[in-house]
Context: one part of a larger RNA
Molecule: large-subunit ribosomal RNA, domain II
Organism: Prolixibacteraceae bacterium UBA6024
């Protein structure tokens, strides 16, 4: 773990309520009893009582009314709907109350053959070592004291078996053992160990005290018994099909994983062309997005003017002057607010009238179950505009929902599954292959395998392709080469020196030029040299600038080698834009078959036809059926010419199941029609066997 049998809403109640069936009805039933009887039944008889028909008040009472009240008022509870016995069945009460389950309480006993203390007899402890007091003798003192040698055998002494113990390590650990084994280790004349017989008992005992032991049980032993303790907890809780189908909020709870009311769901009645529901037009409250603020409260940034404060002058003192300082109020510009508004939408609300859809509504009444929610998308509050976070609001989907796409994948995109078909059409998403479908079709674009799903930024940079806008350009434009870049003059000051080029002026002027700065840079101690702006020549067609757009590129980094799912793919199987064609789902369609409802017409009948819509589904409501064993009638079935049971194989029905045939079996047992259950197992670490 498997297999077989066993295992879990039952039974009672002269209770309680609802709904079905059946009598009788302003009534309706009997109980106990007694009597006949074909006697575990059945009928007659018994009106006692119980229910209802009348309520109101606390009660006197009054009465279709009453009670409060001063009241004739108001108001409260009645009056205007038939009940009542028995059956069935749902659900509640009170019983163990669907099963099994504590840990604990009290109570009657039973135990100290284990152990712990004690009591009473008894027993055991190789060897070896130390060598206290006391005594003797010497020596010594006046006398003691004191020395020293000898005997002498103390001691919770010392070393070490027997015996007790359990210090450390391995090993054992479904062992050899429910406490060991081995090396090793403590005490070993003592608070030592031990054998016999006895003693103390459960809130008690004992206890060199660890809550330790009290029969492999101890923060209260073990057995019976209250008693099925109780369990708001966890697990379980059995045969099929149809039909509808939730909730995970609201209040409130010694409440928060319970429960009560309400919501949502489910059957029954009842109800209306008027209720729901959608669309459109009108008519309405409202202060949220937005948006303003020289409209308010409050915040706030430059400027302008400065009420007053701070400093500073001045003077004996007021007064008075000044200001790189703060700073009211106004005036300019700007710009901000959940608890700010002079304005202000769109949705959604309400109302009313059209249209359109058709019972989706609403109101009693039985039965519930839920009250742990979750991802996503939005509007918001909290956090870190953190979180697969948490708390609202609006939708949605998982939940309770399969199917196809997203490599895989609760909720993300498609799209809602009555069966059945080797038939079509699309939906997201795909068509180089793994893989069903384009190596389509045009026309750019990338050079990074960038990219092939879906993440990267500030910034960086003559990748590249493109738009704009402006400058030069055959009167020759940029680039490049080849020649020039000169004079007054080393301008002037400044400096030790300053000559284009450490700095400082400046009217950085003027001359000869094609052109040439009182000098772009390099360079020298200062010169010099070497460039360049400018010119001229060659050359011969594009050549700069700025600011935009598209793909690409550096930034760029995670923990077992690596990858777009993979192989691989460059005018592409990347990328952008456009056409076309295919393919892709349990979505539609077709073809046939079923449920369940409407409607319509049949019929003795949910009997049969026919159109039309339905038919995912967990909690849980509703309806219909298989199957066990049982008992009653009927077949007065069936059976050794071979019952039940098993086994194998065809067959019948949506399904539980049925039925036919053959072995095997050896003696029972079916079907129809009612009825009553000890009436269906895959799970409860279920329970007993068995392998």
């Nucleotide at each position: 773990g498997c297999c077989u049998a066993c295992g879990a809403g039952u039974u009672a109640g002269u209770c309680g309520u609802c709904a079905c069936u059946g009598g009788c009805a302003a009534g309706a039933u009997u109980a106990a009893g007694u009597u006949u009887u074909u006697a575990a039944g059945a009928g007659a008889c018994g009106g006692a009582g119980u229910c209802g028909a009348a309520g109101c008040g606390a009660a006197a009472g009054c009465g279709a009314g009453u009670c409060u009240g001063a009241a004739u008022a108001g108001g409260g509870c009645g009056u205007a709907a038939a009940g009542u016995c028995a059956g069935u069945g749902g659900c509640g009460c009170u019983a163990g109350a669907c099963g099994c389950g504590a840990a604990a309480c009290c109570u009657u006993g039973u135990g100290a053959u284990c152990u712990a203390c004690c009591c009473a007899u008894g027993g055991u402890c190789a060897g070896g070592u130390u060598g206290a007091a006391g005594u003797c003798c010497c020596g010594g003192u006046a006398a003691c004291a004191c020395g020293g040698g000898a005997u002498g055998g103390a001691g919770g002494a010392c070393c070490g078996a027997a015996c007790c113990a359990g210090u450390u390590a391995a090993c054992g650990u479904u062992g050899a053992a429910a406490a060991g084994u081995u090396c090793u280790u403590g005490g070993a004349u003592g608070a030592a160990c031990u054998g016999u017989g006895g003693g103390u008992a459960g809130g008690g005992g004992u206890g060199a005290a660890a809550g330790g032991c009290c029969a492999a049980u101890c923060a209260a032993a073990c057995u019976g018994g209250g008693a099925a303790a109780u369990a708001g907890c966890u697990c379980g809780u059995a045969c099929u099909c149809c039909c509808c189908g939730a909730a995970a909020u609201g209040c409130a709870u010694u409440u928060a994983g319970g429960u009560g009311c309400a919501g949502c769901c489910u059957c029954g009645g009842u109800u209306a062309c008027g209720a729901g529901u959608c669309u459109u037009g009108c008519a309405g409250a409202g202060g949220u997005a937005g948006a303003g603020c020289u409209a308010c409260u409050g915040a706030u940034u430059g400027g302008a003017u400065g009420c007053g404060a701070g400093g500073g002058c001045u003077u004996c003192a007021c007064c008075g002057c000044c200001u790189a300082u703060c700073a009211a109020a106004u005036c300019c510009a700007g710009a901000c607010a959940a608890a700010c508004u002079c304005c202000g939408a769109a949705u959604g609300c309400u109302g009313c009238a059209a249209g359109a859809u058709g019972c989706u509504u609403a109101c009693c009444g039985g039965g519930a179950g839920u009250g742990a929610g979750g991802g996503c998308g939005c509007g918001g509050g909290u956090g870190c505009u953190a979180a697969g976070g948490u708390c609202c609001a609006c939708g949605u989907c998982c939940g309770a929902g399969a199917g196809g796409g997203a490599a895989a994948g609760a909720a993300c995109c498609c799209a809602g599954a009555u069966c059945a078909u080797c038939a079509g059409c699309u939906a997201a998403g795909g068509u180089c292959c793994c893989c069903a479908a384009g190596u389509a079709u045009a026309u750019a674009c990338u050079a990074a395998g960038u990219u092939g799903a879906a993440c990267u930024a500030a910034c960086g940079a003559g990748g590249u392709c493109u738009g704009a806008u402006u400058g030069c350009u055959u009167a020759g434009a940029c680039a490049g080469c080849u020649a020039g870049g000169a004079u007054g003059u080393u301008g002037g000051c400044u400096u030790g020196g300053a000559a284009g080029c450490a700095g400082c002026c400046a009217u950085u002027c003027a001359u000869u030029u094609a052109a040439a700065g009182a000098g772009u840079g390099c360079g020298u101690a200062a010169c010099a040299g070497c460039u360049c702006a400018c010119u001229a020549g060659u050359c011969g067609a594009g050549c700069g600038a700025u600011c935009g757009g598209g793909c690409a590129u550096g930034g760029a980094u995670a923990a077992u080698a690596a990858u777009c799912g993979g192989g691989c793919a460059u005018u592409a199987a990347g990328u952008a834009u456009a056409u076309c064609a295919c393919c892709g789902a349990a979505g539609c369609u077709a073809u046939g078959a079923a449920u369940u409802g409407a409607c319509a017409a049949u019929u003795a009948a949910g009997u049969u036809u026919g159109u039309c819509a339905c038919u995912g589904g967990u909690a849980g409501g509703g309806g219909a059926g298989c199957a066990u064993u049982c008992u009653a009638a009927a077949c007065u079935g069936c059976g050794u010419u071979g019952a039940a049971g098993c086994c194998g194989u065809g067959u019948c029905g949506u399904a539980a199941g049925g039925g036919g045939c053959g072995g095997u079996g050896g003696a029972g047992u079916g079907u129809u029609u009612a009825g009553a259950a000890a009436a269906g197992c895959a799970a409860a670490u279920g329970u007993a066997g068995g392998c």